Bacterial RNase P class A from Gammaproteobacteria bacterium UBA2168, 372 nucleotides, folded computationally. The source organism's lineage runs through Bacteria, Pseudomonadati, Pseudomonadota, Pseudomonadales and Candidatus Azophilus. The prediction has a mean pLDDT of 78. It matches the Rfam family "Bacterial RNase P class A". Rfam describes the family as follows. Ribonuclease P (RNase P) is a ubiquitous endoribonuclease, found in archaea, bacteria and eukarya as well as chloroplasts and mitochondria.
[in-house]
RNA sequence: GGAGCUGGCCAGGCAGUCGCUGGCGCACGGGUUUCGACACGGCGCGAGAGGAAAGUCCGGGCUCCGCAGGGCAGGGUGGUGGAUAACGUCCACCGGGGGCGACCCCAGGGAAAGUGCCACAGAAAACAGACCGCCCCGGACCUCGGUUCGGAGCAAGGGUGAAAAGGUGCGGUAAGAGCGCACCGCGCAGGUGGCAACACACUGCGGCUAGGUAAACCCCACCCGGAGCAAGACCAAAUAGGAAUCCAACGGUGUGGCCCGCACCGGAUUCGGGUAGGUCGCUGGAGGUUUUCGGUGACGAAGACCCUAGAUGAAUGACUGCUACACCGGCAUUGCUGGUGACAGAACCCGGCUUAUCGGCCAGCUCUUUUU
Numbered sequence: 001g002g003a004g005c006u007g008g009c010c011a012g013g014c015a016g017u018c019g020c021u022g023g024c025g026c027a028c029g030g031g032u033u034u035c036g037a038c039a040c041g042g043c044g045c046g047a048g049a050g051g052a053a054a055g056u057c058c059g060g061g062c063u064c065c066g067c068a069g070g071g072c073a074g075g076g077u078g079g080u081g082g083a084u085a086a087c088g089u090c091c092a093c094c095g096g097g098g099g100c101g102a103c104c105c106c107a108g109g110g111a112a113a114g115u116g117c118c119a120c121a122g123a124a125a126a127c128a129g130a131c132c133g134c135c136c137c138g139g140a141c142c143u144c145g146g147u148u149c150g151g152a153g154c155a156a157g158g159g160u161g162a163a164a165a166g167g168u169g170c171g172g173u174a175a176g177a178g179c180g181c182a183c184c185g186c187g188c189a190g191g192u193g194g195c196a197a198c199a200c201a202c203u204g205c206g207g208c209u210a211g212g213u214a215a216a217c218c219c220c221a222c223c224c225g226g227a228g229c230a231a232g233a234c235c236a237a238a239u240a241g242g243a244a245u246c247c248a249a250c251g252g253u254g255u256g257g258c259c260c261g262c263a264c265c266g267g268a269u270u271c272g273g274g275u276a277g278g279u280c281g282c283u284g285g286a287g288g289u290u291u292u293c294g295g296u297g298a299c300g301a302a303g304a305c306c307c308u309a310g311a312u313g314a315a316u317g318a319c320u321g322c323u324a325c326a327c328c329g330g331c332a333u334u335g336c337u338g339g340u341g342a343c344a345g346a347a348c349c350c351g352g353c354u355u356a357u358c359g360g361c362c363a364g365c366u367c368u369u370u371u372u
Base pairs, nucleotide, nucleotide: 001368002367003366004365005364006363007362008361009360010359012323013322014321015320016319017318018317020048021047023045024044025043026042028041029040031038032037050343054354055353057352058351059350060349061348062228063227064226065225069260070259071258072257074224075223076222077221078220079093080092081091082090083089094108095106096105097104098103109219110218114217115216116213117212118211131158132157133154134153136151137150138149139148140147141146166184167183168182169181170180171179185208186206187205188204189203190202191200192199193198232280233279234278235277242271243270244269245268246267247266251265252264253263254262287306288305289304290303291302292301293300294299325341326340327339328338329337330336331335
C1' cells in the first nucleotide's frame, strides 16, 4: 500500500425571522359567573418524530373475563451451562460444517417403536443384488490363442449413482471375503479432566453394529388460560324498561375447540329507536447518563446526577445566511465554481428478532505486497 473480518457511534453544524403543540410560571387584558372560579388572549422559561418510529414475528408490563381448576385435542421449543420480568432473545462452551485466516453458519433429542419417501442411472436403494467380470467341475468345437452349454462358488476388481454391507497392507483361498493378523476407524467398559454437553496422544475387551431422510408423518423431554388500549374505568346527555320468533332446568350462559367440575339463571336470531360528547388510561419507567466493584461474558450490585413528545383527523414546520463531509461536472488547478446527498413520521409502554437504507467516523484483528 492492497484485500478482508468483527464490534461500536452519528444521522450534518451554527445563527436569524415567522409559525404550531404540550408543561411550568406571571396574575397582564377583556369576557362569562351560581362570585368558588372558568375558558380565551398576552408575556417569560423550557421541551417537542427513529435507528429502524416499519413488519405485527415473539416475549412481557398493564386492563378485563364469578374458575383462570383437571384432562384431551392443539401450539411452541429442542446440545450443555448461564443471563433476563420473560422469550423462539442474548452470553459462554461442546459437537458438526465452510474459509489460508481473522471469523461465519447449524430447524443440533430419537432412524434398533412403527409408517412413508430416495427421481434418473444402475444388477441392486435395505430382510438390498450380479451388468462387465474372477475361480472350479463336466461336455462339445478348435487355427491349440480361444468359443459355447450345463453345474457349483464370489462380492474382493470395474461400471452406475448424492449415497452400494469400514480404510490401508500382509497372509490365506480354487477364486475371494474381517476369513485371520497389524495399524487406523467404530462400539463397550474402566480411568483422567470438566457443573455438564463432551474430550483424551490413557488401559482393556470386541471382528464390528443393520444406508440416507423426522425444515416427512411419528416417538420422547420441557413449556403454554383467553382477549386486547378500538383493553378498560368514570362523567354527562338522549331514547322505546320497544316488538316478533325460537329454545327452555334431562335446559341455557359463563373470553379459542371438546369433556368433566364449578358459578349463575335465562339465552339466541331478526326488525326498529337513541347516543357516538368529555375526562382518565396517556407517560416517573423491568427509565436514562455516569463512576466503582463482581463476572471470560450476557449481565448484576451500590453511589451520584437527570426528567428527554403525549397529539386526538392528529402538533414537532417553513424560509434565509454561513459552513462541514462525500460524490459528479466545468475552469484560469495548493484553488474557484455549479449540482446532488438514503431508508423513512410517535399514537399505551418496554425487551428482542426481521426487513429497508445514502454516507461518515472510531477501535481491534487476519491475509498479502513492498521497504527498512

Description
It was read from a public genome assembly, where an Rfam model found it.